[in-house]
Context: one part of a larger RNA
RNA sequence: CUCAGGAGAAGGAACUCGGCAAAAUGAUACUGUAACUUAGGGAUAAAGUAUGCCUUUUACUAGGUAAGUAAAAGGCUUCAAUAAAAAGGUGAUCACGACUGUUUAGUAAAAACACAGCACUCUGCAAACAUGUAAAUGGAAGUAUAGGGUGUGACGCCUGCCCAGUGCUGAAAGAUUAAACAAAAAUGUAUAGGCAUUUAAAGUAAGUCUCAGUAAACGGCGGCCGUAACUAUAACGGUCCUAAGGUAGCGAAAUUCCUUGUCGGGUAAGUUCCGACCUGCACGAAUGGCGUAACGAUGGUCACGCUGUCUCCUCCUGGGGCUCA
Numbered sequence: 001c002u003c004a005g006g007a008g009a010a011g012g013a014a015c016u017c018g019g020c021a022a023a024a025u026g027a028u029a030c031u032g033u034a035a036c037u038u039a040g041g042g043a044u045a046a047a048g049u050a051u052g053c054c055u056u057u058u059a060c061u062a063g064g065u066a067a068g069u070a071a072a073a074g075g076c077u078u079c080a081a082u083a084a085a086a087a088g089g090u091g092a093u094c095a096c097g098a099c100u101g102u103u104u105a106g107u108a109a110a111a112a113c114a115c116a117g118c119a120c121u122c123u124g125c126a127a128a129c130a131u132g133u134a135a136a137u138g139g140a141a142g143u144a145u146a147g148g149g150u151g152u153g154a155c156g157c158c159u160g161c162c163c164a165g166u167g168c169u170g171a172a173a174g175a176u177u178a179a180a181c182a183a184a185a186a187u188g189u190a191u192a193g194g195c196a197u198u199u200a201a202a203g204u205a206a207g208u209c210u211c212a213g214u215a216a217a218c219g220g221c222g223g224c225c226g227u228a229a230c231u232a233u234a235a236c237g238g239u240c241c242u243a244a245g246g247u248a249g250c251g252a253a254a255u256u257c258c259u260u261g262u263c264g265g266g267u268a269a270g271u272u273c274c275g276a277c278c279u280g281c282a283c284g285a286a287u288g289g290c291g292u293a294a295c296g297a298u299g300g301u302c303a304c305g306c307u308g309u310c311u312c313c314u315c316c317u318g319g320g321g322c323u324c325a
Stems, first nucleotide, its partner, number of pairs: 001320008010311002014309001019306001027051005036041001038154001052076009077081001089304007096296002101113002117152007129138003155291004160221003165218002167214005174209003181203001184199006222240005249283001250280001261277005
């Protein structure tokens, strides 16, 4: 020097991206326990007290004995009695995801996936759908309270407007449209019947055009100008465009460029955090919106306790290295 341990004055996160690591908490009994809540929880919440041994007595306890548990009174020892070991740190707040679960075997465990629940859609059974060239098999020894596909993702309150485009479903009046069939005609040949070749009318399918429905189908959800008796703003009016012009709720957000927006809180001091405002570059309603108890090796912030993380390093023990032999 390095690795693994142990101890530390005063301070106590000043360290650092960040309390990373370490310290601290810890057992049992009793007391006591908040907001919030889906009334189950939260909860070992938090916070506190006791704990060894000896003697005597009482209760459970009875006809009686032993053991045990609980309680009362008195005493003994230690620095210390769950005397060693083993054994939650706690609280507050926000984001995301309801939850238990699953995942990148070998850099990611998560806010990703799944999930119960919800919705749409297909499927009447030789089902739809899937595998296979097929036979066949799964679906299913099931039968619409069943099975397949898709989206969303507990629960609570809700889920607005647009069918112009694309898709899907339906309708059948019209338009268009293939092959096949083929009236008729032409050409060649020929004495002729005929044979051969070519052109080709009319009538015809689904589809497309057309018409309608459908957004928890794919998706979409405006601009300019003026106006109130201070100013400012615009409930109001005008105009252009559109299929329709973003409703409720939320909002500098896992979304805000300008931006460390502005105000408030917390700090002596806060680009983070929490609460507001709304000027939403570029939130928004099952590509779900907004809340939410419980839960989380999730992420942000704060506090108490605690400490060698630090001020600022020191000592001890052991292994390795190193030096000498």
Molecule: large-subunit ribosomal RNA, domain IV
Organism: Candidatus Vidania fulgoroideorum